Model confidence (mean pLDDT): 80 of 100.
This is a predicted structure of a 121-nucleotide RNA (SAM riboswitch aptamer (S box leader)) from Egicoccus halophilus.
The RNAcentral record of the sequence draws on Rfam.
Taxonomically the source falls in Egicoccus (Bacteria, Actinomycetota, Nitriliruptoria, Egicoccales).
RNA sequence: UGCUCAUCCAGAGAGGUCGAGGGCUCGGGCCCAUUGACGCCUCGGCAACCCCUUCGUCGGUGGAGACACGGACGGGGAAGGUGCCAAACCCGGUCCCGCCGGAAGGCGCGGUCGAUGAGCG
Numbered sequence: 001u002g003c004u005c006a007u008c009c010a011g012a013g014a015g016g017u018c019g020a021g022g023g024c025u026c027g028g029g030c031c032c033a034u035u036g037a038c039g040c041c042u043c044g045g046c047a048a049c050c051c052c053u054u055c056g057u058c059g060g061u062g063g064a065g066a067c068a069c070g071g072a073c074g075g076g077g078a079a080g081g082u083g084c085c086a087a088a089c090c091c092g093g094u095c096c097c098g099c100c101g102g103a104a105g106g107c108g109c110g111g112u113c114g115a116u117g118a119g120c121g
Stems, first nucleotide, its partner, number of pairs: 001121008013043005021032003026093001028091002044085003049081002051077003055074004060069003095111002097108004
């Protein structure tokens, strides 16, 4: 950096530092911000993607059996790898798809875009 899959209406902030913008990008709205935002550092926390599990259920493979190995789902956990800790990806728009409508236009846990994780190259 590319592809695939899953998730994105829940949750969780203090201190220090910096000094003017920030909320990916275009544009509109709205919000945060000199009562110091954003970023960075420290500490703390949240969650449970990976992970752990001597728990439960149900398949699979091997075995004569005892049993072993491995899997799915559920429960539990939080040592470790990430991530996250304003607002639904802050909300619309522009583009595409579907549905409704005569049209204007409207609607959608839609797609695209983006973020995070896991796997693959």